Small-subunit ribosomal RNA, central domain from an uncultured bacterium, 351 nucleotides, folded computationally.
Context: one part of a larger RNA
RNA sequence: CUGGGCGUAAAGGGCGCGUAGGUGGCUGGGUAAGCGUGCGGUGAAAGCCUGGAGCUCAACUCCAGGUCGGCCCGUGCGUACUGCCUGGCUUGAGCACGGUAGAGGCCGAUGGAAUUCCGGGUGUAGCGGUGGAAUGCGUAGAGAUCCGGAAGAACACCGGUGGCGAAGGCGGUCGGCUGGGCCGUUGCUGACACUGAUGCGCGACAGCGUGGGGAGCAAACAGGAUUAGAUACCCUGGUAGUCCACGCCGUAAACGAUGGGCACUAGGUCCUUGGGGGAGCGACCCCGUGAGGGCCGGCGCUAACGCAUGAAGUGCCCCGCCUGGGGAGUACGGCCGCAAGGCUGAAACUC
Numbered sequence: 001c002u003g004g005g006c007g008u009a010a011a012g013g014g015c016g017c018g019u020a021g022g023u024g025g026c027u028g029g030g031u032a033a034g035c036g037u038g039c040g041g042u043g044a045a046a047g048c049c050u051g052g053a054g055c056u057c058a059a060c061u062c063c064a065g066g067u068c069g070g071c072c073c074g075u076g077c078g079u080a081c082u083g084c085c086u087g088g089c090u091u092g093a094g095c096a097c098g099g100u101a102g103a104g105g106c107c108g109a110u111g112g113a114a115u116u117c118c119g120g121g122u123g124u125a126g127c128g129g130u131g132g133a134a135u136g137c138g139u140a141g142a143g144a145u146c147c148g149g150a151a152g153a154a155c156a157c158c159g160g161u162g163g164c165g166a167a168g169g170c171g172g173u174c175g176g177c178u179g180g181g182c183c184g185u186u187g188c189u190g191a192c193a194c195u196g197a198u199g200c201g202c203g204a205c206a207g208c209g210u211g212g213g214g215a216g217c218a219a220a221c222a223g224g225a226u227u228a229g230a231u232a233c234c235c236u237g238g239u240a241g242u243c244c245a246c247g248c249c250g251u252a253a254a255c256g257a258u259g260g261g262c263a264c265u266a267g268g269u270c271c272u273u274g275g276g277g278g279a280g281c282g283a284c285c286c287c288g289u290g291a292g293g294g295c296c297g298g299c300g301c302u303a304a305c306g307c308a309u310g311a312a313g314u315g316c317c318c319c320g321c322c323u324g325g326g327g328a329g330u331a332c333g334g335c336c337g338c339a340a341g342g343c344u345g346a347a348a349c350u351c
C1' cells in the first nucleotide's frame, strides 16, 4: 500500500465545536475537465517472441518481422453520469410564530431531619466496641434523658424499570440569569448540508498551587486485637483530603466495552412526554400520530453468546483505530505540566 476487520477474540478517539479535505437533494441551459470513441503523432537501442543467417555446434553475434502498447501527446466527435459556469425548485437544512416536559448549566437566598461539639437541668456507674475481647471514654460525673446554643456537610419520603445533558455528569425549597430538546400551524430562506486530519473548548475521582473552611467520614500514622508472622482484614483514635473561591492536572471498566449522519427492512407489550380524531358529564374509555426510555420477538446477521426500526440487519458518505504473545504503554526524542505525571511511542532479545 492492498485486503480483511473493530459489542465480548487485536481494534471506536472520553465528549463536543469546527478549519482544510472528502462526500452531496430535485430540475433547465451552457461547457466538455473526468468518461467513451475515431484519426494522427510518439512509442531509441539492447532485451523478448517468430523466421532466417555467421563463427565446425552451442552459448554468442547479425538480418527481417512482431512484441514492448492496458502508455503519453495532439485533434475531431458524443454528452448518460461526475465536475465546472449559470438559472429555477422545495422534500434536506435553517429561521419565524404558538405551545410543552425536564435533578440541563451558573449565581444568590433559604428550610427541616440527623451528626458532632459547647452551656445548663435530671441522674449514677458504667459506656463503647467485638466472633470474643482489649486499647478508648467515665465519679474532675460519662453513657441515658430534657432544654438552649454553635458548626459543617448531605438532602429521607416523593424516586421510578422515571427525567435532563454531547460526554463527564445533574436530586431539599424559592428567586434571578441562561443552553438545548420535542410537538403544532401555516409562513420565510432556498441545498445554506453530512463528516471532520490539524486546531480550540469541555472533561468523574484522585492529585497540585494560593487563600478560606473543617461537623461527619477518613489514605498516612498511632494504639488494641487476630496470627507462626499480620507493615492487612476487625476495633479505638486520627492528619492530609473530602467542602468553598480562583488557578492547574487531563486520566478512567471516561462502558452500550457498540464513532457520527442519512435511507430502507414483521410485529407485541410497558413507561415518559407533545399534538390529533371518536364517544362522552369527564381526567375514565376507544382509535391514530410524533419524540424519547425499557422488555420480548421474526427475517436477516453472528464463531457462539446474542443483536434484532434505539441493529450487531440492508446500503451510501466521512472520521478514528487494529494487524501474534512477552519485552511495553517501557526506552529514547519531542511537546505539555509547578509537580505527580500526561500525549506521541520504538528496538534488541524471546516464545
Stems, first nucleotide, its partner, number of pairs: 003323004007305002012319001014202004021195003025089007033082002035078007047067008092192001093189004097184004104178007111155001115151008126137002163170002207248006216242002221237004259318006267296008276287003300307002324351003333344004

RNAcentral holds the full RNA, with entries from ENA and SILVA. The prediction has a mean pLDDT of 88.